[in-house]
Glycine riboswitch aptamer from Nesterenkonia sedimenti, 105 nucleotides, folded computationally.
RNA sequence: AACCCAGAUGCGGGAGAGUCCGGCAGCGGCAGACCUCCGCAGCCCGGCGCCGAAGGAGCAAGAUUCCCCUUCGAAUCUCUCAGGCCCAGGUACCGCAUCCGGGUG
Numbered sequence: 001a002a003c004c005c006a007g008a009u010g011c012g013g014g015a016g017a018g019u020c021c022g023g024c025a026g027c028g029g030c031a032g033a034c035c036u037c038c039g040c041a042g043c044c045c046g047g048c049g050c051c052g053a054a055g056g057a058g059c060a061a062g063a064u065u066c067c068c069c070u071u072c073g074a075a076u077c078u079c080u081c082a083g084g085c086c087c088a089g090g091u092a093c094c095g096c097a098u099c100c101g102g103g104u105g
Stems, first nucleotide, its partner, number of pairs: 002104004007099007018048001020047004024042001026040004049085003055081001056079003062072002
């Protein structure tokens, strides 16, 4: 030099599940005001249902041990605490580029 592993940054790709029900309140439209009706919409409240690819938690084989216990032990698997369920954004993960650390050499 090259190779391997981890991290950071930038670019690109990247899902899933109610635009549910009720209350409160806001904006716009018809309307003389309220009420009613229609549309939009709320990191407001309550209820039920659902998703998992931020994060979090759990465990197998195996390792440790004479043996047991204990400890370590992965995930896109499971749980759903958190988060999310129109669009948008974000997301694990993948590709490329750059930087940095470690190992072999």

Lineage of the source: Bacteria > Actinomycetota > Micrococcales > Micrococcaceae > Nesterenkonia.